[in-house]
């Protein structure tokens, strides 16, 4: 230096232009003599930056950072 794929919640991942969700785990209530397991509920996101497009972007574009994998 070029190509491809990926960056969303504390982790692990959806969401293919129309309110950004699921499992875990975190708190809290219940339950237990306690703990654990089990069942409610919360709470945690400016979607990796910055710009376009469009009534409307996590999503199309362009640029840039980072991670991976390939050519050189």
């Nucleotide at each position: 230096g070029g190509g491809c794929c990926g960056g969303u919640a504390g982790a692990u991942c959806a969401a293919u232009g129309g309110u950004a969700g699921a499992u875990c785990g975190u708190u809290g209530c219940c339950u237990u003599c306690g703990c654990g397991a089990g069942g409610c509920a919360a709470a945690g996101g400016c979607u990796g930056c910055g710009g376009g497009u469009u009534c409307g972007a996590a999503u199309c574009c362009c640029g840039c950072c980072c991670g991976g994998u390939c050519c050189a």
The prediction has a mean pLDDT of 83. Transfer RNA from a Microcaldota archaeon, 72 nucleotides, folded computationally. The sequence is in RNAcentral, with records from ENA. Taxonomically the source falls in Microcaldota (Archaea, Nanobdellati).